[in-house]
Context: one part of a larger RNA
RNA sequence: GGACGAACGCUGGCGGCGUGCUUAACACAUGCAAGUCGAACGGAUCCCGGGCUUCGGUUCGGGGUGAGUGGCGAACGGGUGAGUAACACGUGGGUAACCUGCCCUUGGCUCUGGGAUAACUCCGGGAAACCGGGGCUAAUACCGGAUAUGACCUGCCUCUGCAUGGGGGUGGGUGGAAAGUUUUUUCGGCCAGGGAUGGGCCCGCGGCCUAUCAGCUUGUUGGUGGGGUGAUGGCCUACCAAGGCGUUGACGGGUAGCCGGCCUGAGAGGGCGACCGGCCACACUGGGACUGAGACACGGCCCAGACUCCUGCGGGAGGCAGCAGUGGGGAAUAUUGCGCAAUGGGCGGAAGCCUGACGCACCGACGCCGCGUGGGGGAUGACGGCCUUCGGGUUGUAAACCCCUUUCACCAUCGACCAAGUCUCGUGUUUCUGCGCGGAGUGAGUGUAUGUGGGGAAGAAUCACCGGCUAACUACGUGCCAGCAGCCGCGGUAAUACGUAGGGUGCUAGCGUUGUCC
Numbered sequence: 001g002g003a004c005g006a007a008c009g010c011u012g013g014c015g016g017c018g019u020g021c022u023u024a025a026c027a028c029a030u031g032c033a034a035g036u037c038g039a040a041c042g043g044a045u046c047c048c049g050g051g052c053u054u055c056g057g058u059u060c061g062g063g064g065u066g067a068g069u070g071g072c073g074a075a076c077g078g079g080u081g082a083g084u085a086a087c088a089c090g091u092g093g094g095u096a097a098c099c100u101g102c103c104c105u106u107g108g109c110u111c112u113g114g115g116a117u118a119a120c121u122c123c124g125g126g127a128a129a130c131c132g133g134g135g136c137u138a139a140u141a142c143c144g145g146a147u148a149u150g151a152c153c154u155g156c157c158u159c160u161g162c163a164u165g166g167g168g169g170u171g172g173g174u175g176g177a178a179a180g181u182u183u184u185u186u187c188g189g190c191c192a193g194g195g196a197u198g199g200g201c202c203c204g205c206g207g208c209c210u211a212u213c214a215g216c217u218u219g220u221u222g223g224u225g226g227g228g229u230g231a232u233g234g235c236c237u238a239c240c241a242a243g244g245c246g247u248u249g250a251c252g253g254g255u256a257g258c259c260g261g262c263c264u265g266a267g268a269g270g271g272c273g274a275c276c277g278g279c280c281a282c283a284c285u286g287g288g289a290c291u292g293a294g295a296c297a298c299g300g301c302c303c304a305g306a307c308u309c310c311u312g313c314g315g316g317a318g319g320c321a322g323c324a325g326u327g328g329g330g331a332a333u334a335u336u337g338c339g340c341a342a343u344g345g346g347c348g349g350a351a352g353c354c355u356g357a358c359g360c361a362c363c364g365a366c367g368c369c370g371c372g373u374g375g376g377g378g379a380u381g382a383c384g385g386c387c388u389u390c391g392g393g394u395u396g397u398a399a400a401c402c403c404c405u406u407u408c409a410c411c412a413u414c415g416a417c418c419a420a421g422u423c424u425c426g427u428g429u430u431u432c433u434g435c436g437c438g439g440a441g442u443g444a445g446u447g448u449a450u451g452u453g454g455g456g457a458a459g460a461a462u463c464a465c466c467g468g469c470u471a472a473c474u475a476c477g478u479g480c481c482a483g484c485a486g487c488c489g490c491g492g493u494a495a496u497a498c499g500u501a502g503g504g505u506g507c508u509a510g511c512g513u514u515g516u517c518c
Base pairs, nucleotide, nucleotide: 001518002517003516004515006514007513008512009511010510013371014370015369016368017367018366019364020363021329026327027326028325030324031323032322035072036071037070040069041068044065045064046063047062048061049060050059051058052057079282080281081280089206090205091204092203093202094201095200098199099198103195104194105193106192107191108190109189110188111145112144113143114142120135121134122133123132124131125130151174152173153172154171155170156169157168158167159166160165180187208254209253210252215245216244217243220242221241222240223239224238225237226236227235257279258278259277260276261272262271263270264269284305285304286303287302288301307318308317309316310315335361337360338359339358343357344355345354346353347352374404375403376402377401384395385394386393387392408459410454411453412452413451418445424439425438426437427436428435429434463506464505465504466503467488468487469486473502474501475500476499477498483490484489
């Protein structure tokens, strides 16, 4: 000098864009943060319309909705950085050792049976959470049968690879699929191949400190057989061999999420990893599996532990490192806000519903950037202040005064872009789906931005420093006192170094101090 997720002191007008618990991965009141589908299903209830009616009802159709069965989603999105020195990350490869829901594409199929169960109802237990028993019922829920190129085992032929092998053809054996629905269109279901996307696993190389850690290792290193997995492998197991790693630092200890990047620097390098983006890990602490295409699963389950809460004392409930918010810790870090209008996500044929993701608003000079606090004229160089050699000098064109302007703020008024989709209407094209054009309609932010008008210099300047480094000097007070100080050093009676004043210098809505890095 530059930089900062900063803090502290004094001061503080406006706006834009960013940014804001670095400490206790401490504990959390309250609300919200993941639902959706009636075009899978039975039924309950409400509304509308029609038929019959003995006026009690009954039946058909349509629409909405609570709970339930079922499907998809809930593994994304959001948070945090505890752990981790590791194939965790970065980079480059491998998989002839693998998986992949939804999506795209190709070929084929969607036939036929069955038994339950929730809801509901009846009974019972419990303070509650909830639980048990009897009875009824449906499905795209569940279980069979048929058919099926493919799958698995095995024989043969052929092409190919460095290889355990890979591709193609053909024969035998084994067991294996489906679902319906809407007003036609539609939305689906099953089998197989390919693609895309996402992931699993393996390898080379690379990036912290410590030798006041020098030896470490028994599933350890390798082999064979077996098991396990989607898949290779001591991943696991039995047996066999005795290996494997290490001063090119094993093992141990300390510290730490890694990277794109950020800061600094001429560069080489050094420091850092907040915000944004990629990957990883974690979800009260420890362990475990279930479901599923995908989890060993933040707002799922089970067990144990600590803690908190309810209780009728028998027993139960909970997990903000989601968004706000509270206590605590701390030098220190915001609102228990608005909206799904946009972008994106889940479900749905759609309308739509949900979305503290997100879009916005609020608070903070925390940072960067922009603007303003007026412009021109004005000497009797006024008053006052300060200094003085008492002549004067300086503050100082500064003020007063005259002329002018009105950015920003304030008041009033017009008033957006962000909006296009979906739906509906019309129309053109098209077999249909769909596509094009036109109309209508949709905004949290918002009566915001911007524009126009209004009045009046009106509402708006501080902070630090002035001995040298370093730009800026005098007076008074003090008297090695009180104090200053980054270093050198000032202060013991004339202190440009302390305190105050006048003046000056520097920066400016900031200026200084402290901390950290280059």
Source information
A computed fold for a 518-nucleotide part of an RNA from an uncultured bacterium, annotated as small-subunit ribosomal RNA, 5' domain. Model confidence (mean pLDDT): 84 of 100. The RNAcentral record of the full RNA draws on ENA and SILVA.